[in-house]
A computed fold for a 687-nucleotide part of an RNA from a bioreactor metagenome, annotated as large-subunit ribosomal RNA, domain II. Its mean pLDDT, the model's own confidence on a scale to 100, is 83.
Context: one part of a larger RNA
RNA sequence: GCCUACGAGUUAGUCGUCGUUAGCGAGGUUAAGUUGUUCAGCAACGGAGCCGAAGCGAAAGCGAGUCUGAACAGGGCGUUCAGUUAGCGGCGCUAGACGCGAAACCUUGUGAUCUACCCAUGGGCAGGAUGAAGUUUUGGUAACACAAAAUGGAGGUCCGAACCAGGGAGCGUUGAAAAGCUCUUGGAUGACCUGUGGGUAGGGGUGAAAGGCCAAUCAAACUGGGAAAUAGCUCGUACUCCCCGAAAUGCAUUUAGGUGCAGCCUCGUAUUAGUUUUGCAGAGGUAGAGCUACUGAUUGGAUGCGAGGGCUUCGCCGCCUAUCAAUUCCAGACAAACUCCGAAUGCUGCAAAAUGAUGUACGGGAGUGAGGGCGCGGGUGCUAAGGUCCGCGUCCGAGAGGGAAAGAACCCGGACCAUCAGCUAAGGUCCCCAAGUGUGUGCUAAGUUGAAAAAACGAGGUCUGAUUGCAUAGACAGCUAGGAUGUUGGCUUGGAAGCAGCCAUUCAUUUAAAGAGUGCGUAACAGCUCACUAGUCGAGCGAUCGGGCAUGGAUAAUAAUCGGGCAUAAGCACGCCACCGAAGCUAUGGGAUAGCCAUUAAAUUGGCGAUCGGUAGGGGAGCAUUCCAGCGGCGCCGAAGCCGCAGCGCGAGCUGUGGUGGAGCUUCUGGAAAAGCAAAUGUAGGC
Numbered sequence: 001g002c003c004u005a006c007g008a009g010u011u012a013g014u015c016g017u018c019g020u021u022a023g024c025g026a027g028g029u030u031a032a033g034u035u036g037u038u039c040a041g042c043a044a045c046g047g048a049g050c051c052g053a054a055g056c057g058a059a060a061g062c063g064a065g066u067c068u069g070a071a072c073a074g075g076g077c078g079u080u081c082a083g084u085u086a087g088c089g090g091c092g093c094u095a096g097a098c099g100c101g102a103a104a105c106c107u108u109g110u111g112a113u114c115u116a117c118c119c120a121u122g123g124g125c126a127g128g129a130u131g132a133a134g135u136u137u138u139g140g141u142a143a144c145a146c147a148a149a150a151u152g153g154a155g156g157u158c159c160g161a162a163c164c165a166g167g168g169a170g171c172g173u174u175g176a177a178a179a180g181c182u183c184u185u186g187g188a189u190g191a192c193c194u195g196u197g198g199g200u201a202g203g204g205g206u207g208a209a210a211g212g213c214c215a216a217u218c219a220a221a222c223u224g225g226g227a228a229a230u231a232g233c234u235c236g237u238a239c240u241c242c243c244c245g246a247a248a249u250g251c252a253u254u255u256a257g258g259u260g261c262a263g264c265c266u267c268g269u270a271u272u273a274g275u276u277u278u279g280c281a282g283a284g285g286u287a288g289a290g291c292u293a294c295u296g297a298u299u300g301g302a303u304g305c306g307a308g309g310g311c312u313u314c315g316c317c318g319c320c321u322a323u324c325a326a327u328u329c330c331a332g333a334c335a336a337a338c339u340c341c342g343a344a345u346g347c348u349g350c351a352a353a354a355u356g357a358u359g360u361a362c363g364g365g366a367g368u369g370a371g372g373g374c375g376c377g378g379g380u381g382c383u384a385a386g387g388u389c390c391g392c393g394u395c396c397g398a399g400a401g402g403g404a405a406a407g408a409a410c411c412c413g414g415a416c417c418a419u420c421a422g423c424u425a426a427g428g429u430c431c432c433c434a435a436g437u438g439u440g441u442g443c444u445a446a447g448u449u450g451a452a453a454a455a456a457c458g459a460g461g462u463c464u465g466a467u468u469g470c471a472u473a474g475a476c477a478g479c480u481a482g483g484a485u486g487u488u489g490g491c492u493u494g495g496a497a498g499c500a501g502c503c504a505u506u507c508a509u510u511u512a513a514a515g516a517g518u519g520c521g522u523a524a525c526a527g528c529u530c531a532c533u534a535g536u537c538g539a540g541c542g543a544u545c546g547g548g549c550a551u552g553g554a555u556a557a558u559a560a561u562c563g564g565g566c567a568u569a570a571g572c573a574c575g576c577c578a579c580c581g582a583a584g585c586u587a588u589g590g591g592a593u594a595g596c597c598a599u600u601a602a603a604u605u606g607g608c609g610a611u612c613g614g615u616a617g618g619g620g621a622g623c624a625u626u627c628c629a630g631c632g633g634c635g636c637c638g639a640a641g642c643c644g645c646a647g648c649g650c651g652a653g654c655u656g657u658g659g660u661g662g663a664g665c666u667u668c669u670g671g672a673a674a675a676g677c678a679a680a681u682g683u684a685g686g687c
Base pairs, nucleotide, nucleotide: 001687002686003685004684005683006682011095012094013093015092016091017090018089019088020087021086022085023084024083027051028050029049033045034044035043036042055062056061065077066076067075068074098236099235101233105226106225107224109222110221116200117199118198119197120196121195122194123193124192125190127159128158129157130155134151135150136149137148138147139146163187164186165185167184168183169182170181171180202218204214205213206212239622240621241620242619243618244617249262250261251260252259253258263368264367265365266364267363268362269361270360271359274355275354276353277352278351279350280349281348282347288341289339290338295335296334299331300330301329302328306324307323308321309320310319311318371396372395373394374393375392376391377390378389379388380387401412402411403410416590417589418588419587421586422585423584427580428579429578430565431564432563436577438576439575440574441573442572443571449567450566457552458551461549462548463547464546465545466544467543468542469541470540478536479535480534481533482532484509485508486507489503490502491501515530519528520527591612592611593610595608596607597606598605623676625673626672627671628670629669630668632666633665634664641660642659643658644657645656646655647654648653
């Protein structure tokens, strides 16, 4: 892991409540017990007791009333509505109460054969090294001291086996081993190691102290018991079909992953509303807008009370001002907590029309009370978040199908069943891949693009629109020629001559035209050039503002990619035609549900249009298993069980038949349950 078996809403209560069936009914009912008996799920008796028929008050008490109260007031609770007993069913309560599961707590005992420490009594420590005190001798001293050599054999002394330990590394890690093996290492006469016997016991022991150890168990051992402790937590909870179908909100909560009430679902009963559109009538202060209509904020200008600074006087009188600035005026503009104004929606009422059970009330049963994405209106945040908090809507949740390469909630669209039939939606039609290498007119040259993205800003990319200027009296560009004179204007300056700078009636002359000079250049001149003009040439040439597509800007961590191939259209824009494309719609056949109509004594049968996605959950109808009762039936001429085959039923399943098997089985009508397994790291066995 698989298979088989077992495995979870049960049982009880003179309990409560609702439904249902039945009896009796202003009443209903017996309990213990007694008697009878065919001994039973029996009958009769038994009225104690209980519930109901009257309530109110704390009570005395009064009573269709009563309590409060001074009250004849007001108010509270009553008076109007049939109950009760039994069976069955739903739910609740009390019990272990659907099953399994703690960490723990208390209590009775058992443990120191492991280990910690202690007591008693024994045992063990190869070999080697070092050489303390003391002693002796000699030297030495007045005597000591002291020195040397011997002797001696001290030590939690040294090296190192046994023995004890476990510092380092490797291996081992479903091990050879629930702590080991190998190499290496520490102690090895000591606070040493060890045998045997004994002692200390669970909030207790023991501890050279690590919360260590106390039998592979220790921040409180193990065993039995209280005990099925408790678990607002996790997991699991078993056959079929049919109808409906949620919630993730509000208020409260030692409450926040729990619960109560309400909301939303379902079933029953009763009732008659409900919804939409249109019209009319209302309440209201949002969006917008406005502010010389308030409150507040605010830019520029005008005015300049007042303040500051300066001057000044007999005088705090006066005068002045590159400053600030009240008020008022002109223009501009802001506000969730501003409003002179003010919608659209939404909401309320009335009427009409449409629709047709969708509404409401009461009662039984729930689940939900972690929501989420998207669009819109907002708060918060950074006009950040797959962020967070509200409102309106929608979908996912509980929704399959088609599209978006892939994809909970984006687009299309809501799956009763069958079909090798048709039409469409979104989206597509070169190949992968069903359908156009369709058609018309443009655009793009960037593989832009072809379904994730990009800005400010830059640019004679290219197409196009508008406005405007010049132009056969010859434009624009090119080429040829001119571009002068007073004059080197004046000033300034070392110099200043068109061209450092300043000034200006920047003037006048000759001209086809030529600035007291556009840019280079010189120390200053010179020189080059431009404006401007003529000639040549011969047809369009400039400027500005828009629009389309393209371009630079363009940088991310392992090669690249539009889903891929690849495409100059198979890209982009605007049209048109055709086709493909879903569980949508249609067609054909079939089923179910509640309703209506007809039919039938009833069961039923037929027709009609409608409906039939579904989690939590409510309701309905069935299948199967075991046992019991009743009426029957089958079986050695082969029961149950097992293995096939065929048929029937929407299904759970059922029937027939062949084989195997070898002795019981069972329809139908009812009844009763140890009554259905895929999951619980489920339990046991097998493989």